[in-house]
Context: one part of a larger RNA
Molecule: large-subunit ribosomal RNA, half B
Organism: Methanomicrobiales archaeon
């Protein structure tokens, strides 16, 4: 010193994030018990009283070593006497409750829960596991099972179906494969059509599905507010409630209560950044190791520490690790240096070694930083990222058979239908054709069926009983009777086939493998479409004064930067491009602009015409800029298409070498345009206006490919088009705080460094105000510095880690001084102030709220100063905040998740090697060895600091009110040093009381924290007591003397005098290792002196120090004194009672007994012995 315990006067939470920890309370009996309430609770509420032992008696009981009670006696500080054993109350939040959870940092408000609601499910169920077989749910069957949300109870649960889901429907649209039809000369690939499932479009429903639930303006007779009105807009515009909240940024909102004081708490208000109704809203008794606040009790949490016990540490003995270790190890200050040095430089310090302790430094040890960034690193998770795969839905085919009906398709046979106008009339087309039909019943009539262009046409039945139609004529493009073939419409029969519905049984399935049920379905397989984070693989750019957000400085063009060749960077400055134009192109010819001025009908500043001046001030496609341009490159006109084909070289273009596209320039060949010609022309006056390969499309021809030919198909060459703007060009979204790896101080957060805009301080000038007056005081604009505290900037050190806010503890330092000291000015009468100068010796405190630093507030005070020391200080503490993992709310996000938003909870490692510091020792040196006494170079210091009162003095001053000082005295507070007489604390010295139990009883003891309780000497202590100067020297600011420079003046220049808590002494401590190592006295081989050992303590961790050692009171013992406790054992007597036995207890013996680390005395016991030790002359 630490750990675990014990105790503390006075105060009583002042401690602190917070009563953390500790203390209090405690059992049983009696009494008594509030708010609230779901009537069960709350409740051991709270509060109050009792409790031992003894004697006698009563009741219950068979009785008890049982239970309950009454009366009396009696002791103690204390009777659940030890052990064991709730502190209580009030308000709020939250979760209903008991329960569960992150084994090893989170026990919570999270999970669960009963209850509520929705969805699915009829059993071969839904759901789930599995590749399947098979299995769970399920020996269950809708009062059941599964899934999802909410989360007892009470009161409730508003509006929105536009979006996304989900469900239902669906005339129509879309919609794959197969089969069908067609094209493809046959065939095939292929293409087209029709048909058409699920799905989608579309319609409807659904929010206790995912979710969502506005803005502006005006308005009432004070003002304010706005019941009311207008308007925009939506799917609907937030209802009831609640509300500064676990949700409110501003915010410490405002008001009230609580407090001396409240960033807290409670109650209200409420404009709610960003409340709100089963993502449940509000209320709520009970419950809670949940969160916040208050009161009471209680206390060492604190003021302010102290003492004690045991253990550790320390010392001795035995045994005996680990971490760590580049080389090393004598430092301090300043500097330097990759900007934080024991090792470098300078100065200072510094003999060698050991022990204990502290923990400032070694940017200490520990862990290739978890934050941050980077990596064409990883993983987990999400989704309307990309691409897939299970699963599910659906079509077709196979397994797979028989039949009926209806409706289609198609083939065959038969029948039927066919109306423009004109024409008597309903003329399908062509051909033949002059006759055809009729008692096997014509015309006509009735009735009925089908059809219709409403005129009629066709058929059946009955009557009827002999004719009817055509040719001809008319009309017309076409002429009818009848026959044949064909088209169109429809019907009938039949073959093939399809669709829909139904039936069957024999495949198949179920079924004690029975009856039977189901049944060509289902299952299964194949294939096709849809759906598909259920699962998987991946992607999710770069630049960047860190990264992200922003932006594009990512491809191009112009100017400037750019430093007069070229080239040249930045998220430097200023701009532009991703086109346009058949003329705005080619050529030939002609003309001259902008502006000004004079004149001219309407006519004006400006319309058009003429004259003059006008070198470019216009125009030149473009919101670029620069350059260029005048019989033009501008303006106007004519004719045209060179805005050509093929090819070569070259430039842009890189130090050298190589290079894509695009673009530019020159030339050759060909074909052209314009021009009389020379010539010009491969777009635009020049510099921007753009894109590889693969793939696809188009064009033109040519070539190649199967065993012959043809058609088709495929490939190649050439040209053009389709785009990659991240523009030399992947096919591509997010989260990670659950995270991981590799790296980086190439790059951020802390700290350092640099800088100092910002910040702080100072100054110059002095406009102004101060009644007049810049400078008593205040001081604008402008300007100049200093500091390195704020905040920035930079990215220089550190990412194989320098622990991050605040508090605490402890030390030191600066001064730009808060107080105290000395001065000056004053708009200083005095008192009290204001401003300034010198001055850093000392002091600078306690509380409320908050994690706070800061700030606000309270009461004191002489004053309650500002800074630095890695925002001093985590190998010193704390851990409230921030900043891991859990969880809630608001907001954002589809989501995973996110938030310098709020909220509850949440492991702080290290035995000290070196150095440093504080202490204690050993040795060497100091020239023989020693003992004692000194000197004092040097070092340290705060040893004192401040206040109050009285006298001075009601004086000076002042009209008064008021009201000093020098000096003297007495106190107080704080600090420092010492002490224990007193007071207080402690006191496992000691004494006493007492509970339980054990030693058979008594006596005397053991154990239970020393069992607990009462007292307590010595010692140690504070809360107690004592002490704690004056003065001298030299100065600061300042005040002066004399006194020139400057015949005056002047405190100064020479000289001199004063002048402060600061400086140096004085006082105190240390200090011969002060290498200049000191001085004096004395002793010493005839042994100075010292040591070991021994008895001890005025000393002490170990060493050391001090005392004694028989010539002795050093320790022990004994005696006496003094003191603590409080009256011993035994005996005698008494004692409530009781027949007695007995009997708690009392009195006397007894100021007794017991004990003592204290004082004195006394040799009874032990201090016996051994060794070292000094030289030259």
């Nucleotide at each position: 010193u630490c750990g675990u315990g014990u105790u503390a006067a006075g105060g009583g939470a002042a401690c602190u994030c917070g009563g953390c920890a500790a203390a209090u309370u405690a059992g049983c009996c009696c009494u008594g018990u509030a708010c609230c309430u779901u009537u069960g609770g709350a409740a051991u509420a709270a509060g109050g009283g009792g409790u031992g032992c003894c004697u006698g008696c009563c009741u219950g009981g068979a009785g008890a070593g049982c239970a309950g009670g009454c009366a009396g006696g009696u002791c103690g500080c204390a009777g659940u006497g030890a052990c064991a054993a709730g502190g209580g109350a009030g308000c709020u939040c939250u979760a209903a409750c008991u329960g569960u959870c992150u084994a090893a940092u989170a026990a919570c408000a999270a999970c669960a829960u009963a209850g509520g609601u929705g969805a699915c499910u009829g059993c071969a169920a839904c759901u789930c596991c599995g590749a399947a077989a098979g299995g769970a749910c399920u020996a269950g069957u809708a009062u059941a099972g599964u899934c999802a949300c909410u989360g007892a109870u009470u009161c409730c649960u508003g509006c929105c179906c536009a979006g996304u889901g989900c469900g239902a429907g669906u005339a129509u649209c879309u919609g794959a494969a197969a089969a069908c039809c067609g094209a493809g000369c046959u065939c095939a690939a292929u293409c087209g059509g029709a048909c058409g499932a699920a799905g989608g479009a579309c319609u409807c429903g659904u929010a206790a599905a995912c979710g969502g639930c506005g803005g502006g303006g005006g308005u009432a007779a004070c003002u304010a507010u706005g019941a009311c009105c207008c308007u925009c807009u939506u799917a609907a515009g937030g209802u009831a409630g609640c509300g500064u909240a676990g949700u409110a940024c501003c915010u410490u909102g405002u008001c009230g209560c609580u407090u001396a004081a409240u960033u807290g708490g409670c109650g209200a208000c409420u404009u709610g950044c960003a409340u709100g109704a089963a993502u449940g809203g509000a209320a709520u008794a009970a419950u809670g190791a949940g969160a916040g606040c208050u009161c009471u009790a209680c206390u060492g949490u604190c003021c302010c520490u102290a003492a004690c016990a045991c253990g550790a540490a320390u010392c001795c003995g035995u045994u005996g690790a680990a971490c760590u270790u580049u080389u090393u190890g004598u430092c301090c200050u300043g500097g330097u240096g990759c900007a934080g040095a024991g090792a470098c430089c300078a100065g200072g310090g510094a003999c060698u070694c050991c022990u204990a302790a502290a923990g400032g430094g070694a940017a200490g040890u520990g862990a290739a930083g978890a934050c941050c960034c980077c990596g064409u690193g990883g993983a987990g998770c999400u989704u309307u990222a990309c691409u897939g795969c299970a699963g599910c839905c659906u079509g077709u085919c196979a397994u797979u058979g028989g039949g009926u009906u209806a409706c289609g398709g198609u083939g065959u046979a038969g029948c039927u239908u066919g109306c423009g106008c004109a024409g008597a009339g309903u003329a399908g087309a062509u051909g033949g054709g002059a006759g055809g039909c009729g008692u096997c019943g014509a015309a006509c009539c009735g009735u009925u069926c089908c059809u219709u262009c409403c005129g009629g046409g066709g058929g059946g039945c009955g009557g009827g009983g002999a004719g009817c139609c055509a040719c001809c004529g008319a009309u017309g493009a076409g002429a009818c009777a009848c026959c044949a073939u064909c088209c169109u419409u429809g019907c009938u029969a039949u073959g093939c086939u399809g669709u829909a519905a139904c039936c069957c049984u024999a495949a198949c399935u179920c079924g004690a493998c029975g009856a039977g049920a189901g049944g060509a379905c289902a299952c299964u397989g194949a294939u096709a479409g849809g759906u598909g984070g259920g699962c998987a693989g991946u992607u999710u750019g770069g630049g960047u004064g860190g990264g992200g957000c922003g932006c594009c400085a990512c491809a191009c063009c112009c100017u400037c930067g750019a430093a007069a060749a070229a080239a040249u960077a930045u998220c430097a400055a200023g701009g532009g491009u991703g086109c346009u134009c058949u003329a705005a192109g080619g050529u030939c010819g002609a003309c001259u602009c902008a502006g000004g001025u004079g004149a001219g009908u309407c006519g004006g500043a400006a319309a058009c015409u003429c004259g003059c001046c006008g070198g470019a001030g216009a125009g030149u496609g473009u919101c670029a800029a620069g350059a260029g341009c005048a019989a033009a490159a501008g303006u106007c006109g004519g004719c045209c298409u060179g805005a050509c084909g093929c090819g070569a070289a070259u430039c842009c273009a890189c130090a050298c070498a190589g290079c894509a596209a695009a673009g530019g320039u020159u030339c050759g060949c060909g074909a052209g345009a314009c021009g009389a010609a020379a010539g010009u022309c491969g777009g635009a006056u020049c510099u921007a206006a753009c894109g590889a390969a693969c793939c696809g499309a188009u064009a033109u021809g040519c070539c190649c490919u199967g065993u012959u030919g043809g058609u088709g198909a495929g490939g190649g060459c050439u040209a053009u088009c389709g785009a990659c703007g991240a523009c030399a060009g992947a096919a591509a979204a997010g989260c990670u705080a659950c995270c991981c790896c590799g790296g980086g101080g190439a790059u951020a957060a802390c700290a350092g460094a640099g800088u100092c805009g910002u910040c702080g301080c100072c100054g110059g000038c002095a406009a102004g105000a101060g009644c007049a007056c810049a400078u008593a005081u205040c001081g604008a604009c402008c300007c100049g510095g200093c500091g390195g505290c704020u905040u920035g900037c930079u990215a220089c050190c550190u990412c194989g880690a320098u622990g991050u806010c605040g508090g605490u503890u402890c030390u030191u330092u600066c001064c730009a001084u808060c107080c105290u000291g000395g001065c000056c000015g004053u708009g200083c009468a005095g008192c009290a102030g204001c401003g300034g100068c010198c001055a850093a010796g000392g002091g600078u405190g306690a509380g409320g709220u908050u994690g706070u630093u800061c700030g606000c507030c309270u009461a004191u005070u002489a004053a309650a100063g500002g800074g630095g020391a890695u925002c001093g200080u985590g190998a010193g503490c704390u851990g409230g905040g921030u900043u891991u993992a859990g969880a809630c709310c608001g907001u954002c996000g589809u989501g995973a998740g996110a938030c310098a938003g709020g909220u509850c909870g949440g492991u702080u490692a290290c035995u000290a090697u070196c150095u440093u510091u504080u202490a204690g020792g050993a040795g060497u040196g100091u020239u023989c060895g020693g003992a004692g006494u000194c000197u004092g170079a040097g070092g340290g210091u705060a040893a004192g600091a401040a206040g109050g009162a009285a006298a001075u003095a009601g004086u000076a001053c002042g009209a008064g009110a008021g009201g000093a000082a020098c000096u003297u005295u007495c106190c107080u507070u704080c600090g420092u040093c010492g002490c224990c007489u007193c007071u207080g604390g402690u006191c496992g010295a000691u004494c006493g009381g007492u509970u339980g139990u054990c030693c058979g009883a008594c006596a005397g003891g053991g154990c239970a924290u020393c069992g607990c309780c009462g007292a307590g000497c010595a010692g140690c202590u504070a809360c107690g007591c004592g002490a704690u100067a004056a003065g001298g020297g030299a100065u600061a600011a300042a005040a002066g003397c004399u006194g020139a420079a400057u015949g005056c003046a002047u405190c100064u220049a020479a000289g001199c005098u004063u002048g402060a808590a600061a400086c140096c002494c004085g006082c105190c401590c240390u200090g011969a290792a002060a290498a200049g190592a000191g001085a004096c006295u004395c002793c010493g081989u005839u042994g100075a002196g010292g040591g070991c050992a021994u008895c001890g303590g005025u000393a002490g961790a170990a060493g050391a120090c001090c005392g004694g050692u028989u010539u002795g009171a050093u320790a022990g013992g004994c005696c006496c004194g003094g003191g603590a406790u409080g009256u011993a054992c035994g005996c005698a007597c008494g004692a409530a009672g009781g027949c007695a036995a007995c009997g708690a207890c009392g009195u006397g013996u007894u100021c007794a007994g017991u004990c003592c680390g204290c004082g004195g005395g006394u040799a009874c016991u032990a201090a016996c012995g051994c060794c070292c030790g000094a030289a030259u002359g």